The RNA shown here (transfer RNA) has 74 nucleotides and comes from a Candidatus Woesearchaeota archaeon. The sequence is in RNAcentral, with records from ENA. The coordinates come from a structure-prediction model, not an experiment, and the mean pLDDT is 84. It matches the Rfam family "tRNA". Its family is annotated with triplet codon-amino acid adaptor activity in the Gene Ontology. It is annotated as a transfer RNA. The organism belongs to Candidatus Woesearchaeota, within Archaea.
[in-house]
């Protein structure tokens, strides 16, 4: 200096090709069970979907840039 991967909730992650209300599992709050705790239930918070800008009625998806990691290659 070139090329390809990855980046979504505190953790790990599904969606994405093929645009149409952002999900799950752990955690953490409540509130129910129990003499308690723990297990189990039920509910609640908790995402500017790295960042900027296109394009569209409509972007986490589709373009372009630019950040961070990473693996190749010079």
């Nucleotide at each position: 200096g070139a090329g390809c991967c990855u980046g979504u909730a505190g953790c790990u992650u599904a969606g994405c090709c093929u645009g149409g209300u952002g999900g799950a599992g752990c955690g953490u709050c409540a509130c129910g069970u129990u003499g308690a705790c723990u297990u189990c239930g039920u509910g609640a918070a908790g995402g500017u979907c790295g960042c900027c800008g296109g394009u569209u009625c409509g972007a986490a998806u589709c373009c372009g840039g630019c950040c961070a990691g990473g693996c190749u290659c010079a």